[in-house]
Molecule: transfer RNA
Organism: Xylariaceae sp. FL0255
C1' cells in the first nucleotide's frame, strides 16, 4: 500500500431494529461474625470509539473516519 477482523459501566462479555442495554468479576452499603473472609440482600457506575446517513424508531442496517489486531505485499 491492499484484504479482512475488532471497539458495548473499572475489567471481562451478552444483546433478531422495538421494555429502564445483558452477566460474571471489582466497588460502595447493609445482614451474619467478637473481628476478619466466605456466603445472602441492595446499589452506584454506560453519551454502546467518532460522523454521516436509512427507517416511525438503530448498539445493531448502510457510508467514512480514528484506534487496536490478523493476512499479504
Nucleotide at each position: 500500500g491492499a484484504u479482512c477482523c475488532a471497539a458495548u459501566g473499572g475489567u471481562g462479555u451478552a444483546g433478531c431494529g422495538g421494555u429502564u442495554a445483558u452477566c460474571a468479576c471489582g466497588u460502595c452499603a447493609g445482614u451474619u461474625u467478637c473481628a476478619c473472609a466466605c456466603a445472602c440482600u441492595g446499589a452506584a457506575g454506560g453519551u454502546c470509539u467518532c460522523u454521516g446517513g436509512u427507517u416511525c424508531a438503530a448498539a445493531u442496517c448502510c457510508g467514512g473516519a480514528u484506534u487496536g489486531g490478523a493476512u499479504c505485499a